[in-house]
RNA sequence: CCCCGAGAAAGGCAAUCUCAGCGAAAGCUGGGUGCGCAAAGUCACGGGCCUAAUCUUCUUACGAGAAGGAUGGCGGCCGGGCUACCAAU
Numbered sequence: 001c002c003c004c005g006a007g008a009a010a011g012g013c014a015a016u017c018u019c020a021g022c023g024a025a026a027g028c029u030g031g032g033u034g035c036g037c038a039a040a041g042u043c044a045c046g047g048g049c050c051u052a053a054u055c056u057u058c059u060u061a062c063g064a065g066a067a068g069g070a071u072g073g074c075g076g077c078c079g080g081g082c083u084a085c086c087a088a089u
Base pairs, nucleotide, nucleotide: 005086012037013036017032018031019030020029021028022027035076041082042081043080045079046078047077048074049073050072055068056067057066058065059064
């Protein structure tokens, strides 16, 4: 220095629920809580999943309804890129 990741230490992140805010929704942001996490740091690049406002098509009793479709999301679903603290064996 690299790999490995310890019922190690220090430090870190934060599911769910809840309060406030944002959003058409999925979901996001902040406070509390603390399921879990050794990349649960970061990038929507490939796959997957969620949503469907605008839009398109269709229907309509003209109030609206149905289907399609990311340009919206999920990195705590998998793979990949980049970066990184500590450190026994």
Molecule: c-di-GMP-I riboswitch aptamer
Organism: Chloroflexota bacterium